[in-house]
Molecule: c-di-GMP-I-GGC riboswitch aptamer
Organism: Syntrophomonas sp. UBA1376
């Protein structure tokens, strides 16, 4: 350093409930544990996911498109880092 143990002390919390912001994806906070060795942190690349604003079509309802939104518990990168058993 790699590398992750039926190890030790400790983190982190998925679905769901419930408050709240938010068009909406989802974000906060509490409960709650299904997983996580980066599940810590940065949307840089690829993905997926909304569709307020536009723009299209439409008689009216409402349809499609489109990120500037959002996802680091989707993959990749970029970065800091607890402990230490076997290699």
């Nucleotide at each position: 350093a790699c590398c992750g143990a039926c190890a030790a002390a400790g983190g982190c919390a998925a679905a769901c409930u419930c408050g709240u912001c938010g068009a909406a994806a989802g974000g906060c906070a509490a409960g709650g544990a299904c997983g996580c060795a980066a599940a810590g942190c940065c949307a840089u690349g690829g993905g997926u996911c909304u569709a307020a604003c536009g723009c299209u079509c439409c008689a009216c309802a409402g349809a499609g498109c489109u990120a500037u939104g959002a996802u680091c518990g989707c993959c990749a990168g970029g970065u800091u880092u607890c402990c230490g058993a076997a290699g």